RNA sequence: AAUAUUCUUUGGGGCGGAGUGAAAGUCUCCACCGGCAGUAAAGUCUGCGAAGAGCGCGAGCUCCCGAACGGGUGUGAUUCCCGUACCGACGGUAUAGUCCGGAUGGAAAAAGAAGGAA
Numbered sequence: 001a002a003u004a005u006u007c008u009u010u011g012g013g014g015c016g017g018a019g020u021g022a023a024a025g026u027c028u029c030c031a032c033c034g035g036c037a038g039u040a041a042a043g044u045c046u047g048c049g050a051a052g053a054g055c056g057c058g059a060g061c062u063c064c065c066g067a068a069c070g071g072g073u074g075u076g077a078u079u080c081c082c083g084u085a086c087c088g089a090c091g092g093u094a095u096a097g098u099c100c101g102g103a104u105g106g107a108a109a110a111a112g113a114a115g116g117a118a
Base pairs, nucleotide, nucleotide: 005114006113007112008111009110010109016030017029018028019027031098032097033088034087035048036047037046038045043086044085052063053062054061055060068084069083070082071081072080090101091100092099
């Protein structure tokens, strides 16, 4: 100095306008949003978490798990720049990524402190 280990804190954003209608933040047109780690800076790459399903007394395990192309710069970018697209759990309710609810929850992970054993 680092690691094991222990503790603390942090840890998800977004419907504004118009239309139809008895009723819509749910439909239609426009708008708006983007968890964590890796990597040339990523909602769309790779991996993880969350949600959903099954099993287990439990710790946990298994399944499932959305969506991008073209051009440019560069040693290097599906990450930057330009252009045009696309995606978004479950329950409720006029059909919801944006409202309400499970959730004052949980978690990937980040930061800090202790620890100085082998």
Predicted 3D model of a 118-nucleotide RNA (FMN riboswitch aptamer (RFN element)). Of the family's consensus pairs, 97% are formed in the model.